Lysine riboswitch aptamer from a Clostridia bacterium, 184 nucleotides, folded computationally. The model forms 98% of the base pairs in the Rfam consensus. Model confidence (mean pLDDT): 78 of 100. It was read from a public genome assembly, where an Rfam model found it.
[in-house]
RNA sequence: GGGUGAGGUAGAGGAGCGACAUUUAACAGUCCCUUGAAGAGUUUGAGAGGCGAUGAGGCUUGGGAGAAGGAAAUGCCGCCGAAGCAAAAUAAUAUUCUCACUGUUAUUUUGCUGGGCCUGUAGUUAAGAGCUGCAGGACUGUCUCAAUAAACAGCCCGGUUUAUUGAGGGGAGCUAUCUCAUUA
Numbered sequence: 001g002g003g004u005g006a007g008g009u010a011g012a013g014g015a016g017c018g019a020c021a022u023u024u025a026a027c028a029g030u031c032c033c034u035u036g037a038a039g040a041g042u043u044u045g046a047g048a049g050g051c052g053a054u055g056a057g058g059c060u061u062g063g064g065a066g067a068a069g070g071a072a073a074u075g076c077c078g079c080c081g082a083a084g085c086a087a088a089a090u091a092a093u094a095u096u097c098u099c100a101c102u103g104u105u106a107u108u109u110u111g112c113u114g115g116g117c118c119u120g121u122a123g124u125u126a127a128g129a130g131c132u133g134c135a136g137g138a139c140u141g142u143c144u145c146a147a148u149a150a151a152c153a154g155c156c157c158g159g160u161u162u163a164u165u166g167a168g169g170g171g172a173g174c175u176a177u178c179u180c181a182u183u184a
Stems, first nucleotide, its partner, number of pairs: 002183010014080001016079003020075005032064003036060001041051002044100005083113012114140002117137008142169011
């Protein structure tokens, strides 16, 4: 000095990822309240309890009239397994209580995805938005291999850098750098 292994630090991909706040559209003339008509039941399931002719559930006339989740834009913050998805376990939560089911949130374990975009399909949703799963398509970033061209050095072979084309790999990756160990 080169290689290999372990650990640390700093970075790159771009419609890049996520949180928070504000505004806006939509949710929706919906839930709900009230008035008139009519009349016996009422919860996701079971039990208990509660409410109900002083009118339950549902339908309907007139009047009043939301919110959450999700979305877009802007600002700001944290970042580059950023983050997301699936399964399992635990805990909390919804509803008057108990049990069960389902949903939501958090933690842990395992597995998958380099990234965003478009199309189809299924689910979710108020939804033509968005999200998620599956399949397909081109694009893009990075590393490896091969070929070609240019430049550098140069007698030649060989080498280094850049660009193009083709094929392949993945984020526990890639680039740079530091420390330790080891090595022909």
Rfam family: Lysine riboswitch aptamer. Rfam links the family to the GO term lysine biosynthetic process. About the family: Riboswitches are metabolite binding domains within certain messenger RNAs that serve as precision sensors for their corresponding targets. Allosteric rearrangement of mRNA structure is mediated by ligand binding, and this results in modulation of gene expression. This family includes riboswitches that sense lysine in a number of genes involved in lysine metabolism, including lysC.